A computed fold for a 1664-nucleotide part of an RNA from a Sphingobacteriales bacterium, annotated as large-subunit ribosomal RNA, half A. Model confidence (mean pLDDT): 81 of 100. The organism belongs to Sphingobacteriales, within Bacteria.

Context: one part of a larger RNA
RNA sequence: AGCAUACGGUGGAUGCCUUGGGUCUGAGAGGCGAUGAAGGACGUGAUAAGCUGCGAUAAGCUUCGGGGAUCGGCACAUACGAUUUGAUCCGAAGAUUUCCGAAUGGGGCAACCCUUCCGAUUGAAGAUCGGAAAUUCCGCUUGCGGAAAGCGAACCGGGAGAACUGAAACAUCUAAGUACCCCGAGGAAGAGAAAACAAUUUAGUGAUUUCCUGAGUAGUGGCGAGCGAAAGGGAAUUAGCCCAAACCAGAGAGGCUUGCUUCUCUGGGGUUGUAGGACUACAAUCUGGACUGAUAAUUCGAAACAGAAGCAUCUGGAAAGUUGCACCAUAGACGGUGAUAGUCCCGUACGUGUAAGAAUUAUCUACCUAGUAGUAUCCUGAGUACCGCGAGGUCGGAGACGCCUUGUGGGAAUCUGCCAGCACCAUCUGGUAAGGCUAAAUACUCCUCAGACACCGAUAGCGCACUAGUACUGUGAAGGAAAGGUGAAAAGAACCGCGAACAGCGGAGUGAAAUAGAACCUGAAACCGUAUGCUUACAAGCGGUCAGAGCCCUUUUGUGGGGUGAUGACGUGCCUUUUGCAUAAUGAUCCUACGAGUUGCUCGUCAUUGGCAAGAUUAAGGAACUCAGUUCCGGAGUCGCAGCGAAAGCAAGUCUGAAUAGGGCGAAAGUCAAUGGCGGCAGACGCGAAACCUUGUGAUCUACCCAUGGCCAGGGUGAAGUGACGGUAACACGUCAUGGAGGCCCGAACUAAUUAGCGUUGAAAAGCUACUGGAUGAGCUGUGGGUAGGGGUGAAAGGCUAAUCAAACUGGGAGAUAGCUCGUACUCCCCGAAAUGCUUUUAGGAGCAGCGUCAAGCUUAGUCAUAUAGAGGUAAAGCUACCGAUUGGGCUAGGGGGCUUCACCGCCUACCAAACCCUGACGAACUCUGAAUGCUAUAUGAUAUACUUGGCAGUGAGGCAGCCGAUGAUAAGGUCUGUUGCCGAGAGGGAAACAACCCAGACCACCGUCUAAGGUCCCAAAAUCUAUGUUAAGUCACACAAACGAUGUUCGAUUGCUAUAACAGCCAGGAUGUUUGCUUGGAAGCAGCAACCAUUUAAAGAGUGCGUAACAGCUCACUGGUCGAGUGAUCGGGCGCGGAAGAAUAACCGGGUGUUAAACAUAGUACCGAAGAUGUGGAUUGUAGUAAUACACUGGUAGGGGAGCAUUCCAGCGACAGCGAAGGUGCAUCGUGAGAUGAACUGGAGUUUCUGGAAAAGAAAAUGUAGGAAUGAGUAACGAUAAAAUAGGUGAAAAACCUAUUCGCCAAAAGCCUAAGGGUUCCUGAUCAACGUUAAUCGGAUCAGGGUUAGUCGGAUCCUAAGGACCACCCGAAAGGGGACCUCCGAUGGAAAAGCAGUUAAUAUUCUGCUACUUGCUUAAAUUUCGAUGGGGUGACGGAGAAGUGAAAGUCUCGCGUACUGACGGAUUAGUACGUUAAAGUAUCUAGGUAUAUCCGCUGUAGGUAAAUCCGCAGCGGAUGCUGAAAUACAACAGUACCUUGAACCUUCGGGGGAUAGGAUAGUAGACCUAAUCAUACUCCCAAGAAAAACCUCUAAGGCUAGGUUUAAGCAAUCCGUACCGUAAAUCGACACAGAUGGGCGAGGAGAGAAUCCUCAGGCGCUC
Repeated sequence: AGCAUACGGUGGAUGCCUUGGGUCUGAGAGGCGAUGAAGGACGUGAUAAGCUGCGAUAAGCUUCGGGGAUCGGCACAUACGAUUUGAUCCGAAGAUUUCCGAAUGGGGCAACCCUUCCGAUUGAAGAUCGGAAAUUCCGCUUGCGGAAAGCGAACCGGGAGAACUGAAACAUCUAAGUACCCCGAGGAAGAGAAAACAAUUUAGUGAUUUCCUGAGUAGUGGCGAGCGAAAGGGAAUUAGCCCAAACCAGAGAGGCUUGCUUCUCUGGGGUUGUAGGACUACAAUCUGGACUGAUAAUUCGAAACAGAAGCAUCUGGAAAGUUGCACCAUAGACGGUGAUAGUCCCGUACGUGUAAGAAUUAUCUACCUAGUAGUAUCCUGAGUACCGCGAGGUCGGAGACGCCUUGUGGGAAUCUGCCAGCACCAUCUGGUAAGGCUAAAUACUCCUCAGACACCGAUAGCGCACUAGUACUGUGAAGGAAAGGUGAAAAGAACCGCGAACAGCGGAGUGAAAUAGAACCUGAAACCGUAUGCUUACAAGCGGUCAGAGCCCUUUUGUGGGGUGAUGACGUGCCUUUUGCAUAAUGAUCCUACGAGUUGCUCGUCAUUGGCAAGAUUAAGGAACUCAGUUCCGGAGUCGCAGCGAAAGCAAGUCUGAAUAGGGCGAAAGUCAAUGGCGGCAGACGCGAAACCUUGUGAUCUACCCAUGGCCAGGGUGAAGUGACGGUAACACGUCAUGGAGGCCCGAACUAAUUAGCGUUGAAAAGCUACUGGAUGAGCUGUGGGUAGGGGUGAAAGGCUAAUCAAACUGGGAGAUAGCUCGUACUCCCCGAAAUGCUUUUAGGAGCAGCGUCAAGCUUAGUCAUAUAGAGGUAAAGCUACCGAUUGGGCUAGGGGGCUUCACCGCCUACCAAACCCUGACGAACUCUGAAUGCUAUAUGAUAUACUUGGCAGUGAGGCAGCCGAUGAUAAGGUCUGUUGCCGAGAGGGAAACAACCCAGACCACCGUCUAAGGUCCCAAAAUCUAUGUUAAGUCACACAAACGAUGUUCGAUUGCUAUAACAGCCAGGAUGUUUGCUUGGAAGCAGCAACCAUUUAAAGAGUGCGUAACAGCUCACUGGUCGAGUGAUCGGGCGCGGAAGAAUAACCGGGUGUUAAACAUAGUACCGAAGAUGUGGAUUGUAGUAAUACACUGGUAGGGGAGCAUUCCAGCGACAGCGAAGGUGCAUCGUGAGAUGAACUGGAGUUUCUGGAAAAGAAAAUGUAGGAAUGAGUAACGAUAAAAUAGGUGAAAAACCUAUUCGCCAAAAGCCUAAGGGUUCCUGAUCAACGUUAAUCGGAUCAGGGUUAGUCGGAUCCUAAGGACCACCCGAAAGGGGACCUCCGAUGGAAAAGCAGUUAAUAUUCUGCUACUUGCUUAAAUUUCGAUGGGGUGACGGAGAAGUGAAAGUCUCGCGUACUGACGGAUUAGUACGUUAAAGUAUCUAGGUAUAUCCGCUGUAGGUAAAUCCGCAGCGGAUGCUGAAAUACAACAGUACCUUGAACCUUCGGGGGAUAGGAUAGUAGACCUAAUCAUACUCCCAAGAAAAACCUCUAAGGCUAGGUUUAAGCAAUCCGUACCGUAAAUCGACACAGAUGGGCGAGGAGAGAAUCCUCAGGCGCUC
């Protein structure tokens, strides 16, 4: 370390439970609100954070009713109280009801701020309390009254109105008048009493609405997809009316002819189609109604009252269980009680009871309602009907298009009228428009009560069973969780021990149980351990299966069972997708739970079952009852019973046709249900887009713009202008100064981001380091505001618009669509494909056909073999048989070339070549010929299919091998046909391994037998088998090679030589003419050319090689001798050799290895060898059979069919259970399997057989969802490399806490103040679980307590900017948009006033002390033209630059004080350190600046919307002022601050503390230096640089001591903020994050400097 067992941990599945949900039924209610709603904020408790209740009368107050003993909510504690004088509690009616919110006095950043009037508290100021004060409309009337608004789930009416999608594209069309937005109403809404239908021969109906039907009909429609009525019939419910006008009367107004007329208002009258009414003439008073009020009666109606009947035994912790014997029942609903209760409790049935209030009935009453006749005249709804043009609605998409609505242009009639009846006309019929009202039947459910369920049971059911629309996320719109269970009862563990411990653990105790102990029922799995047994250190592995030694345990003792497993054999996971996957193609870390063909419909079709049958059947609705149900009514309607035809029409036929022919279509029982298969319409098996449309939300990021503020160390350059000088006739021009311009230069802050490195699971979702660009400008930045999604903004990159941009984000249409990808869950049995044809905006998709399956039918059609008979033109073959092509030769027309002196005639020709002859030979589109196979037919035999109809499919990517071909290169594991086989969808044996090759088709079991392919030396089953050869190369033994070369070897054939002696060896000869001739410098056999003779001989070339300059020399051919038997050549066959080098180890005999074989060849015998055949046993299916049984079958993907298992719930009859249900754990047995059963342990309350029924009904995969747990791994990392060390303390524990001493770091900061933002983080005490990247005694953590004090600081009570709001007005379907003047809001700007010192643990310009100042009120005094929303002034403004003034701080010098140093002595001198000081205010007023300045007086004045004494303008005269830092005096209380000393006391031993005592200087010295200030000044420049109030002044209306001004005293001075952080650990960045963040102060040395380096004050060492 592995396996097994036992026991644990972790975790929270499973089972059981339910307080909560889901879906409905029956009733009710259908609104609340200015008498202040819905919804909130803040409060409210003895203690009180959350929820609930309530409102300053605050978990409550009052009255009435009920009730009768406990009570102070959830909420279990302590304290304190209430209650029989009736509490708590329940019901009804009241009181109170802060602030916000329609929000309503004004404003506003909701829950806050600020007013006016009246009244009150002290007379004013200031403050407090009560009341009133918004807008619009209406009414009466001039100040009263009424109404509206806002909120709310669906339903309803109206306005406006998409897109995705479907049409396999898309535009009409569809989706759809849907979604969304807007307006409005009610408990319902809307519609509604005919200018309606209908019918045409004859009628008939009688408002509307809803349901069934008509009907998927008539229609409409790129006549596509689709859309789709109405009349009529059956039901529900029923209900009809009122005005305008004519006419009459009255009132008012107008006109005029003065008694008429017109208009308006009021009252009467009147209301319709068979026309009616007015009018004229008669007549009559009651009938009905949709009900205003009163009275009476009755019935309901809240909390409530009352309410029958059981005991014992046994088990047990507990009885309701068991057993026994009883009882009640108008009550056996439900729930509870220590397990399951009619008789224990709450209740239930029946009965009783009344307040507020409601209903019904009766009577009276308010209101409304009626007749007859006559027909001269009058009335009966006008920019209307109707028409043209353009739209919309309807089933009707412009159509032959009526009807309804209306944008626009025309424009009637008046009852003898007018409209309609689907163009139009006539006739006929129906009706009477242009005014209005109207219950019921119908729709819906935010809400209340009662109840139900073959719905869920904590990943389910609502998002929420629980402090849930909470926590949390987001700027915002918006998004949005997780989280239930101790026990019957807290009896919730006294006490003891370990421990630092109130952690945890062990005892003890409680309890039936504590492995029920609060992290609590059961307690699975992943995962992590402990103990024991076996195994493991030469071993290579989809980890298993089969065999199996040893060891251990057990045993019923047996050939038993269990654990382990040395060793051997065989063996490349699962899913998906594919021709094909171990594939290095997809998906999955593991476990648990959840997770996908469902449901609806009068729909279609088929099958099965059932009812009735020439018929079948009801729908809506109704009635009854035992009431979500059943039964019965209900025949409206539907299907069928007759078809054919365009139709007339005819009819078992009919149409076509001349036809009596032919042909087409017809002539057969249906229908209604239930169930199942499939289809259609719906999201339709699940998950998944990118997108489109619609309503909103965003400019806290960023882009640009507007308003108002702020910032830019320092250094350099030196434009214009100006001055002086020179110069010119005068200019010009030059020089020197002065001057200080510039999208100028260098360079910090600031801003940007060039290059490189680092970082890349970061410190950081864009940074760090170094270098770098700009840095007075088109600069940077703060605050407030504007522009919004096909829109903005953009110095333009398609950039930016909240970490999102070629169209943001949020919600919705919406489950968009997806011919695409992925996934799709239990078992067994039977059969079993396809990857082809045609068509396709089609090619990875479809339709039809083909092939599968199931059912029914029909019958011998199907298939194979043999035989016979046929048609045919392929393979082959052939070509003197055609056509075409063609080798060589011959012969020979024709042509070319040459010769012939020219021409002619001729000749020659290894030139080209027709025809012909010989020879050879080719062809898919040649054939004189011509098979095999296949095809057709017949016969026979064998076999069991074939066909038809119907249901349901899948397939329509194929692949390899052999053969015939095409293409290609007679390439491809290439592509394309055909044909066969196999794979696909096929296992087994062989080929080492290897879809397809060879063998062979797997129902199951067997340690049986025989074989196939292939094998038999070992690996490794079987022959080291038999016989004969071959090979020597390890050739070969399962990849593979050529031309060519070669006395390899072997076999065969042919042909030479040879006993007259061959071949080979050895001995000897190999000569002469001659050095042949020529050539040559030479050439003598042997450089070359020519010739190649002759002689001698046994034989010898004018020479086969070597050799020489040339000779020479050595050889050969040839000859003799010796020897004594074979020896050469050629051709063919077998097996070998070379050709044949390397490149990931031997590296492809499978390896070892093999040589008369274990190689190769031939012949043979035996054996091995598979899931084949066969044997034995068993199973399924089929056929036959009555059966027994027999025979046959049983590989299988897509797919079809059949039979079952399991889960949840329901019904019925039953059964089990505290003597132990479900669930959990491991065993045993049974079944082919899904699974089932049994006993044991755990568990502690339910479970279930059987027969049926109904489904949220079965998981391993979807980069699935949620939770839990692993691995990586004790690994990376612990966030600036500014740094720590020592001692002491505390403590259980100290690197980090505290103290001290050292060390280090920052110092234009890493210090101090402040705005925004945050919100208690501040201080103190206690604590250390979690948080802190480690520890922690510490903390910005946790718990508790404390802390923020203002007339003067900031804001409001004042003002206005950008901008916002808005009356009027304008525009717009609505919502709404714009919006001058006035006005309001709105700071980043303008505007009254305070300083020093002290003090707290924590606040201070706020408290205290002292000293000031501002505004207002009152009173007093003095004085006086007061008075504004009007006039005027002022307020009041740019940029840059330079010079001056000059404090503080700082530095230096001197003086003075104190302390210290000065090593041995001395100390005046010397040195070191520290100190040597002071505000606002008041008074005085200086430097400086200013001279077109400041001020005064007078006169005039046409301007300042009126007036003005003011301003302006004009004129005259006069004065020297005006502004103003600084400085000085007081303030100033000094023996103070300060320094030394250092007692008591405390102490963490470091110190704190500060009594006492002592000390002296106090300088108001000098120098350097400059910021603020003066200064809103001055100079220059061009781009020409807010507004209003406060303040001063003037008058108007008006006023007359009210008021104003001055002085003094007294009084008053409201609300909010104030802690702390604030370049950061407290803000924005998910973090205690190397980033971002506006303004002010910002010391010393060196330095130009805020650069840089070092250091003060101060702060830190960056939490391993």